RNA sequence: CAGAGUAGGUAAAAAACGUUAAGUGCUAAAAGAUGGGAAGUUGCUUUUGGACGAAGGAAGAUCUGCGAUUUUUUACUGCAUCCGCUG
Numbered sequence: 001c002a003g004a005g006u007a008g009g010u011a012a013a014a015a016a017c018g019u020u021a022a023g024u025g026c027u028a029a030a031a032g033a034u035g036g037g038a039a040g041u042u043g044c045u046u047u048u049g050g051a052c053g054a055a056g057g058a059a060g061a062u063c064u065g066c067g068a069u070u071u072u073u074u075a076c077u078g079c080a081u082c083c084g085c086u087g
Base pairs, nucleotide, nucleotide: 001087002086003085008077009076010075011074012073013072014071015070016069017067018066019065026050027049028048029047030046031045032044036083037082038081040079056064057063058062
């Protein structure tokens, strides 16, 4: 000097969940994890409270929609400080 390496983010597929309304998103507080180590907050997760809020349908026991739904896989992307790793 160069490179690798996370939590996450986006897209697609599959399987599920809800549609008798949870979940997602917004907001306040607290806690936790966060490149290999330390610490950190931009983000992330969990809990509690608050506001707002919806798309079902058809046939015979299945099919198909809807949800700023969840998980997994793949692809792309991917920490600022100090120390460390590789060349």
Molecule: THF (Tetrahydrofolate) riboswitch aptamer
Organism: soil metagenome